Context: one part of a larger RNA
Order: sequence, then C1' cells, then structure tokens
RNA sequence: CCCCUGUUAAGGAACUCGGCAAAUUGCACCCGUAAGUUAGCGAGAAGGGUGGCCGGGAGUAGGUGAAGGUGCGAAGCCGGAGCUGAAACUGGUUGCAGAGAAAUGGCCCUGGCGACUGUUUACCAAAAACACAGGUCUCUGCAAACUCGUAAGAGGAUGUAUAGGGACUGAGACCUGCCCAGUGCUGGAAGGUUAAGGAAGGUGGUUAUCGUGGCAACACGAGAAGCUACUGACCGAAGCCCCAGUAAACGGCGGCCGUAACUAUAACGGUCCUAAGGUAGCGAAAUUCCUUGUCGGGUAAGUUCCGACCUGCAUGAAUGGUAUAACGACUGGGGCACUGUCUCAACAGGGGGCUCG
Repeated sequence: CCCCUGUUAAGGAACUCGGCAAAUUGCACCCGUAAGUUAGCGAGAAGGGUGGCCGGGAGUAGGUGAAGGUGCGAAGCCGGAGCUGAAACUGGUUGCAGAGAAAUGGCCCUGGCGACUGUUUACCAAAAACACAGGUCUCUGCAAACUCGUAAGAGGAUGUAUAGGGACUGAGACCUGCCCAGUGCUGGAAGGUUAAGGAAGGUGGUUAUCGUGGCAACACGAGAAGCUACUGACCGAAGCCCCAGUAAACGGCGGCCGUAACUAUAACGGUCCUAAGGUAGCGAAAUUCCUUGUCGGGUAAGUUCCGACCUGCAUGAAUGGUAUAACGACUGGGGCACUGUCUCAACAGGGGGCUCG
C1' cells in the first nucleotide's frame, strides 16, 4: 500500500449521474391507522406501548380422560380419578442493557409505463419487451379450415361453429369519429383483353405427270394428290380491365385571404384542392425542433420534477384514446429517519504484499 471486517468526535447526503454502498428498521403481543378504492383492498399503512426473574392469581381456567354406572354392546350417554397445565391482572426484584446472542420489513408523498400472478436474451439487457384473462375481425359444415409429408399417412380431434385455425388488441370503467380515391379482400358478370389447344385459308419444299432441248444419260420450266415447314381469320377459361361492398383490412384524416365600436383575437365570410380534411379526448408528453417555451408550486438557489396554458416542428381513438384502485428486484421527482457516501480522516481485527524456503 491492497482486500475483507469492526468502531468512531462534531456535522448528517454537503458525496454522487443517482443515497450506489452502508446504516436505520426488524420478532411477538397490545393500542392505533389517512387519502383513494374495482369495497376485496390500501394495511405490517403511518405512529405508539409492552417483553427478564420471583411470589400471588393457581395446581385455577383449559387439555386429556381411567375405574365405575346405564346399555345386547369395545356404540352412545353418564361419570369424573389420574396426568398435564396457562393468561389477564397484581406484589416484588435485578442489570448499562430483559425479542440481552443468531435469525428477522426502513418509511412516507407525488408522476410515467405496464392492469394483475407469470415469461425472457443458458454466459453483459428481467424491462415499459413477451404472455395473459377479456374484446374484435376473418376462415372453416367435417374426408373441415390449417400444418407436416413426394406419397401412404399423421396432427387438428376420438373435437364438430358455445368447436377449431389465422390476425390485431390486451383486466375492469368511459369510449372508439370521418374517408372505399389508392392497395388488399369479398361479391358480380354485360362488355374489352387473353394461354395451351383446335382451325378455314395462305406461302414454301418434295414430285406422279406434262412441256421444251437432247440418240441417251440428263438439263430447264410448269406442277395434282400426299407428306412436310411456316403462317393463320376464327373458337378458347381463370385472371386483368370493369361494376359494387368492405377500415377492430393496409392505410389516410388540407391550404390561402378577409372580418367584431381600444387593441388583440375571430364565432362569421370568401376561395382553391381532396377519397375525406383529425371528432371525443389528451397535449413542451417515453411524442415539443425552436426550448432551460410561459405562468404557478417545491429550493436560499431547480436544463430534472409536479400543476397549468396550447403556438401539437411531427398527439389522437383496438398500429387503440382517456382516466384508473391494486400490483412492480421497472423508471422520474420530493421528504422523514438513518448513517464514514462525504467534510476528512483515524484506530482496531483478519488475509495479502516484503524476507527465507
């Protein structure tokens, strides 16, 4: 000097990103206990008091329950011996200290998020993430939909729409507005477009045959049928175009100008655009750039916090909106208690460090 542990004057969070760590609290009984609330809770709220030993209470209350009696009975009823055995209360007594050691909640106020108990990144994240009961939409009539498998087959399910699959939301309370133009899905089928396939016809190749030339071989020209290559009017479904519906489907939810007898503001008017122009709520927010917005509260002093305002850069309704009791090793702010966190360090115990091996 380092690590672990213990104690500490005065102060008591001045430490620090932050009371991190430590300290406080702690058990039992008694008294007592607020707001709020889904009436369960909150609550061990908070905050107080008591605790050893001896005597009395008292061999009492209580516990257990033999013999015996009754009875058919070892049932039941009666019975109470024996064994065991408190407390309240009360009198005394003792130590610095009586839950004498160990073990054994610190508490309160106020926000955010998630209803809750649960689940998770085995080995840096336990959470506001996941799940959840509940809600909604959608698919599925059973040889179900859907999933696995080439198939057989299996799961779904020895279930049957109060069932099963998928998606979103996420207790309960109050609610969930407008837009179907785009994309998706569902339904429709008149018209347009359209594949394989079919196919009238057309063109080329081949040549039986014919013509011309040649004694002939053969050459040149024309060329039916068949075969063959290409082309092809026309016929041809779903789909797409098209027509409707549908937003707890994916999603979306405006701009400019003017106007009231102070000013300011604009209930009101005009105009452009749109599928429709954001309703109820909430709002500098886990969302606010400007921003430490402005006002109020708390502090001596507050970029955080709480309450308001609304100018929402860029809130908003199951990508759910708002409020919410209870719950949380979650997260923000404040306070009481308590402390070596600190002012500021000291001492003590143990283990290292040092030397030898």
Notes
The part of an RNA shown here (large-subunit ribosomal RNA, domain IV) has 357 nucleotides and comes from a Pseudomonadota bacterium. Model confidence (mean pLDDT): 88 of 100. Taxonomically the source falls in Pseudomonadota (Bacteria, Pseudomonadati).